[in-house]
A computed fold for a 135-nucleotide RNA from a Cyclobacteriaceae bacterium, annotated as SAM riboswitch aptamer (S box leader). Its Rfam family is "SAM riboswitch aptamer (S box leader)". From the family's description: The SAM riboswitch is found upstream of a number of genes which code for proteins involved in methionine or cysteine biosynthesis in Gram-positive bacteria. The source organism's lineage runs through Bacteria, Bacteroidota, Cytophagia, Cytophagales and Cyclobacteriaceae.
This record gives sequence, C1' cells and structure tokens, in this order.
RNA sequence: CACUUAUCCAGAAAGACCGAGGGACUGGGCCCCAUGACGUCUUAGCAUCCUGUUCAGGUUAUCGUUAUGUUAACCAAACGUUGUGCUAAAUCCCAUCCUGAUCUGAUAACUAUCGGUUUCAGGUAAAGAUAAGUA
Repeated sequence: CACUUAUCCAGAAAGACCGAGGGACUGGGCCCCAUGACGUCUUAGCAUCCUGUUCAGGUUAUCGUUAUGUUAACCAAACGUUGUGCUAAAUCCCAUCCUGAUCUGAUAACUAUCGGUUUCAGGUAAAGAUAAGUA
C1' cells in the first nucleotide's frame, strides 16, 4: 500500500511555540479563527484492544467427604498494565440508489395512475476515519 470484518447521532482539556487559514477529496451549504484557529511539543483526559489482580458477586458445568464445599469457564464491578486512536459542531450537513409522506402538473372519476428542477423522514451504496486480522 492492498484485502476482509466491525463500528462511526456517545465520550473527552489545559499550557507553550508557530502565525493564517482550517473543518479528508470535488461541488453546494453552514461553521471555527489575530479574544490566535490549523499544526508541533508537554501533561491530562475519553474510547477501544491486550492483559493482571481483587471479589462473602452472578450464571453454567464438573467433582463429591452432601459440608453456606472443590475445580473450570463465562458475565459484571473496581483498580492497574500494554498498544492505538481521539479530545468543535452526527463522518458538521447534502450530493448514489430505494421507499414513504408532502407540494405540484396532467389524465381519470370516487380517490386511483403517470410525471416533476419542491420539502421532509427512514433505509442503503460510494468515499473517508478508526480497530482487529490476512498477505
């Protein structure tokens, strides 16, 4: 770098330096920013992965001297260890497709069918990010 799977409406700061843009790409929005954004460093925190200890905890199984007993696994809680990522706004929102409703035009005539550069909601794809694994 690539592939597979999973998740992405939760959560989480401050100081120093730098000095003008930034919010992944493209377009349209909407935001952040000289009251210093973004980025780098330090510390802290949040999440998750690996793993350890504690536990008169819970569940299942097992042993059996049937004793609120033994052993094992799993779950939960607390504290720690390791790796990684993150700490504005839903991946900031929309853009692919599908469905429903709404608005609207035509046809029909007893509430249906077809279309549309409207609006909203839900699902879904692509792209992106993160984690684990594979090669």